[in-house]
Overview:
A computed fold for a 1463-nucleotide RNA from an uncultured bacterium, annotated as small-subunit ribosomal RNA. The coordinates come from a structure-prediction model, not an experiment, and the mean pLDDT is 85.

RNA sequence: AGAGUUUGAUCCUGGCUCAGGACGAACGCUGGCGGCGUGCCUAAUGCAUGCAAGUCGCACGCAGUCGCCUUCGGGUGGCUGAGUGGCGCACGGCUGAGGAACACGUAGGAACCUGCCCAUCCGUGGGGGACAACACGACGAAAGUCGUGCUAAUCCCGCAUACGCUUCGCGAGAAGGAAAGCAGCAAUGCGCGGAUGGAGGGGCCUGCAGCCCAUCAGGUUGUUGGUGCGGUAACGGCGCACCAAGCCGAUGACGGGUAGCUGGUCUGUGAGGACAGACAGCCAGACUGGGACUGAGACACGGCCCAGACUCCUACGGGAGGCAGCAGUGGGGAAUAUUGCACAAUGGGCGCAAGCCUGAUGCAGCGACGCCGCGUGAGGGAUGACGGCCUUCGGGUUGUAAACCUCUUUCAGUAGGGAAGAAGCGAAAGUGACGGUACCUGCAGAAGAAGCCCCGGCUAACUCCGUGCCAGCAGCCGCGGUAAUACGGAGGGGGCUAGCGUUGUUCGGAAUUACUGGGCGUAAAGCGCGCGUAGGCGGCUUUGUAAGUUAGAGGUGAAAGCCCGGAGCUCAACUCCGGAACUGCCUUUAAGACUGCAUCGCUAGAAUUGUGGAGAGGUGAGUGGAAUUCCGAGUGUAGAGGUGAAAUUCGUAGAUAUUCGGAAGAACACCAGUGGCGAAGGCGACUCACUGGACACAUAUUGACGCUGAGGUGCGAAAGCGUGGGGAGCAAACAGGAUUAGAUACCCUGGUAGUCCACGCCGUAAACGAUGAUGACUAGCUGUCGGGGCUCAUGGAGUUUCGGUGGCGCAGCUAACGCGUUAAGUCAUCCGCCUGGGGAGUACGGCCGCAAGGUUAAAACUCAAAGAAAUUGACGGGGGCCUGCACAAGCGGUGGAGCAUGUGGUUUAAUUCGAAGCAACGCGCAGAACCUUACCAGCGUUUGACAUGGUAGGACGGUUUCCAGAGAUGGAUUCCUUCCCUUACGGGACCUACACACAGGUGCUGCAUGGCUGUCGUCAGCUCGUGUCGUGAGAUGUUGGGUUAAGUCCCGCAACGAGCGCAACCCUCGUCUCUAGUUGCUACCAUUUAGUUGGGCACUCUAGAGAAACUGCCGGUGAUAAGCCGGAGGAAGGUGGGGAUGACGUCAAGUCCUCAUGGCCCUUACGCGCUGGGCUACACACGUGCUACAAUGGCGGUGACAGUGGGCAGCAAACUCGCGAGAGUGAGCAAAUCCCCAAAAACCGUCUCAGUUCGGAUUGGACUCUGCAACUCGAGUCCAUGAAGGCGGAAUCGCUAGUAAUCGCGGAUCAGCAUGCCGCGGUGAAUACGUUCCCAGGCCUUGUACACACCGCCCGUCACACCAUGGGAGUUGGUUUCACCCGAAGGCAGUGCGCUAACUCGCAAGAGAGGCAGCUGACCACGGUGGGAUCAGCAACUGGGGUGAAGUCGUAACAAGGUAGCC
Repeated sequence: AGAGUUUGAUCCUGGCUCAGGACGAACGCUGGCGGCGUGCCUAAUGCAUGCAAGUCGCACGCAGUCGCCUUCGGGUGGCUGAGUGGCGCACGGCUGAGGAACACGUAGGAACCUGCCCAUCCGUGGGGGACAACACGACGAAAGUCGUGCUAAUCCCGCAUACGCUUCGCGAGAAGGAAAGCAGCAAUGCGCGGAUGGAGGGGCCUGCAGCCCAUCAGGUUGUUGGUGCGGUAACGGCGCACCAAGCCGAUGACGGGUAGCUGGUCUGUGAGGACAGACAGCCAGACUGGGACUGAGACACGGCCCAGACUCCUACGGGAGGCAGCAGUGGGGAAUAUUGCACAAUGGGCGCAAGCCUGAUGCAGCGACGCCGCGUGAGGGAUGACGGCCUUCGGGUUGUAAACCUCUUUCAGUAGGGAAGAAGCGAAAGUGACGGUACCUGCAGAAGAAGCCCCGGCUAACUCCGUGCCAGCAGCCGCGGUAAUACGGAGGGGGCUAGCGUUGUUCGGAAUUACUGGGCGUAAAGCGCGCGUAGGCGGCUUUGUAAGUUAGAGGUGAAAGCCCGGAGCUCAACUCCGGAACUGCCUUUAAGACUGCAUCGCUAGAAUUGUGGAGAGGUGAGUGGAAUUCCGAGUGUAGAGGUGAAAUUCGUAGAUAUUCGGAAGAACACCAGUGGCGAAGGCGACUCACUGGACACAUAUUGACGCUGAGGUGCGAAAGCGUGGGGAGCAAACAGGAUUAGAUACCCUGGUAGUCCACGCCGUAAACGAUGAUGACUAGCUGUCGGGGCUCAUGGAGUUUCGGUGGCGCAGCUAACGCGUUAAGUCAUCCGCCUGGGGAGUACGGCCGCAAGGUUAAAACUCAAAGAAAUUGACGGGGGCCUGCACAAGCGGUGGAGCAUGUGGUUUAAUUCGAAGCAACGCGCAGAACCUUACCAGCGUUUGACAUGGUAGGACGGUUUCCAGAGAUGGAUUCCUUCCCUUACGGGACCUACACACAGGUGCUGCAUGGCUGUCGUCAGCUCGUGUCGUGAGAUGUUGGGUUAAGUCCCGCAACGAGCGCAACCCUCGUCUCUAGUUGCUACCAUUUAGUUGGGCACUCUAGAGAAACUGCCGGUGAUAAGCCGGAGGAAGGUGGGGAUGACGUCAAGUCCUCAUGGCCCUUACGCGCUGGGCUACACACGUGCUACAAUGGCGGUGACAGUGGGCAGCAAACUCGCGAGAGUGAGCAAAUCCCCAAAAACCGUCUCAGUUCGGAUUGGACUCUGCAACUCGAGUCCAUGAAGGCGGAAUCGCUAGUAAUCGCGGAUCAGCAUGCCGCGGUGAAUACGUUCCCAGGCCUUGUACACACCGCCCGUCACACCAUGGGAGUUGGUUUCACCCGAAGGCAGUGCGCUAACUCGCAAGAGAGGCAGCUGACCACGGUGGGAUCAGCAACUGGGGUGAAGUCGUAACAAGGUAGCC
């Protein structure tokens, strides 16, 4: 520091995901030791049991007990117990429910209190009284209570004194107000009262700062202020009475939700973000709610009273309780510890002290919960052992790893020694929970101690087996459908290590909320447009001020933590010391630039004034002509209208057409123009009236008056709504006619709202330049509109300037496209808006509206994308150019018939398998009776029909005969009998038997493959190197202008070259020459039945070598090129005809059944052998053919002319026989020699239009041939039979010249079997205007939402399943509020007839003052009734939404998407 993921690829936008760190964690697997930390995050849920706050006899009395003394009365002391009294219990400890608040943080402030502590000053005199304890009695189950009586004090009460305290007062002064003693022999000590000050603690007030929601916008009546009184320690509406009507709020009041705050912790470079567990400060709480009492301090965790819920005890009358203290328990939960030791240390309470108390604290225990440290051994050791795994079988790897040798002993174990922590207290002795711990020493022995996760990419690490879209994995992308580095196992490897992974949360990466540090033309994003409030920002200049700003100083910013330096535990973690830091706030001083504020001025911004011209700017009134429709009249007659074609419709009741007249409403042709005006919406005949704005020129004036603009307010197309008019044309809805599979559409005929006017609503548009407003700056060129200046040759031209409106373009910007002085460039100010796609601009709520609806505006859930621009392709019912038997023009067919053949289907025991649009279907098959043969039935066989290796034996084999059998095979039998090499031993070939490795498989996978093949297509294309352009994919070259059959060639050009293709080179046919002349030929000379023979090789021919054709020549044309057109010559002329030759690639095209081959499968069978059957079935459908339907023919006759080929298991002449197929015999020929071999159409005659003298199927009979064998199931011949069929619907095929058509011939396969296939020659046409259309293809261009590429993509309803959600009669619960009722405890107020020790009066009785109980009142918790608000749960039914495998219906969108699309 980045990476993966949208695409065929690219760049961008943008989300999702990962790598890092952290945790009070939990879960899974595993687990040796120690140190230091840490441990109920959930139920502020309920709690058994024990403990957590007592202490003081130096405040006091009493009781018990034990001492001592005793004059026996008693005195005195110790201990114990409860009580009076004092202090403490408000600290410490726990928790985070509540609380959005002066609660916390920080900085300040004034009107306060303060026990114990410190300092100072003064005082402490003299009296009185009661109540506990106790005793007696009474009640009660208990808790406890009551009555009477006695008693002490540091308990209580007067009096005295009291300056400084308090109150009053201007002052002088007046008035009021205290106390306690105890111990000691004593010194003295500890106390007590008053006052002042301090320290520390606390209360109160204020500035600033720190959460979310505006779908919470208005809140408030003690509310805001005043006066007075009360109250408090103290200020204050804190409370009350009266008066005023204020106060708070978009700088967010009020309301709702959530939350203890902070120091800090985690993360981050930082700014930030998240968190608030441990430790520390503050706050709040103590079963829930309320209340006060006591006290210095509480409205009190282990106090009180009341109410409520819950639990417990009970004798049923009544009582008791509060672990959010430490342990512990139930419950909840994924989850969190011991009912431990000690007060030794630190600290706290009480005490003069000893001391007591202390679950604070110090320690120990449990938990890998975290951090840190250590160990599980070290060195040597190769035949690289065994085993495992892999293997190309050679080996590799595990791996120096092990074994083995040498050594060490940390930790654990064991034995011995053994602390510091202790200061203090105490006369001394003594005093350690931890702990016999840490630590030290010895001993034994490698001995007791390694796991977890991962290995497709991100991301370090690869193989085998199993599985077969199953089981499973997965953080994202994605793996798995028979060769999975992705699942599971194994081997190996990588990472970390007493841990490792997973899950959860949080920060980071994420510049993905952007302050640092983002954007808004098309990706999400500029409000439809003005005016304008608050606010923000603001020209030049003088002076002042000092709020902002900057600097210095001071205060504060607790400690801990972080950072730096050092120190202590063996190190580290941890701890200690010091420093720095704490970026903040406050006070103060200074500066005076900049901003603010105040102020003197200025004119460049802005505005005003004058003159002028331009304009569909706005409003109102009036006027005009053309057209349309309607009405009237005339002429006139059968149609008109409409469409792709039609029909509905109108018309003989007279339409359409045409002429004249009239009426009505709406809109304003030409001019008209990327022309004008307006802020936008928008504005178009002419005239007038009123009116807004901009512009140019010019003078003067004001003097910053400006810009923007949240809310607000106005305007705002079309459609729509309300009321009233109007209504010609057009025209939603609607009706009809067409189209169509349907057609609720597109087309046609009609037609109502509406469109028009007036007034009032609505307030939205793709309201677009998809571009907010304002100002400034930054090259130009060229149109156009309006105005001005200057010059001139003046009906005009040139030049310059200001304002608009266009095109192109530099720099710059941009992801690109593009923008480019009218910015999307460079800056400044202000406003609006965006933050993945869908859900959704939807729901709910609010506001607006008559309604339609608008505006504001979510969430659950779901996906890993959605998207922008550009690129290459492909595609288009886009365009341009071009080609092809593609169409057209022709000729002949197929589709109809019969038959042949292949296929489908069906059938079957089997009908073996494959091929499937073109490019499967007379295809594999160049030939299924057996064989072939792979299929079926049956019978057999198991190292095998075939290959290699071992052992043993030997021949093997051929031949004859017999038996069983369907045969294979089995059994018996006769006769004959080895070969090769040799070193002479033997070896090899061959056969049999045995056993094991193995053989074998036309079994599967052509989607694991090689090879071969088809197809686009013999189409002209496909690429590369270097250079250049582009961020890039890519482009350029290869495009363009011509031309060609051709990316063929020429020219041009940021390209220059090159390769594979094209062409040529090859074969063949066509002409000629040379060479050669047998088996060929025969002109000439002889000869013959015959080139038969002798000559001959001229010709034909054969087969070898050559020549020839190149747009070479001429003319025209073209650009002077390439080329094209015409001509000459030539056998041939523009690639002369034909063939071979098939670029990069496409179709997972075909073939595992030609062959080869990976993997899988079978192994007495899925192998092998044999017999028979099947592949030949047959209702039917299709393809390819043959023969026909006849006269261009049939039949008969005559008898002429080819070429390619083939032939010894062969072709077979000639002759004989047979009607014939053929048979017999057999010359010749391994073939330019012999044979197949007859060519057939042709020609002549006849038939005369018919199911025929056409046609030949089918059937009967008789034969021939091949073959072991023609039944299933061959071909042929003869006789007889004589079916369909009269030229074939929709549709469809071939062919452009020696071609089509037609005629025959040959060959391969083959025993036999061809209408098929491959070849050969004979006869031998027609037509092509042309490229509009169909099909296929090429190039360029355009659009695209396609890229599996249009057989693409994709939308909506419906049906089904699931999910979340809105509405919903209602219903349940929570929170809150209002009104009223009730009114515990309590303080306050009043009263107080009952009761009453201290004080006063009184001799006393008694009276008084004061007090208490009781009662009353207002306040008030809980509770009750009713209403409102709000939140949540459930809900019949219902609405849409999302997701889901191959459901249904259509085809809306993407191409002109077939009606351009969209708002």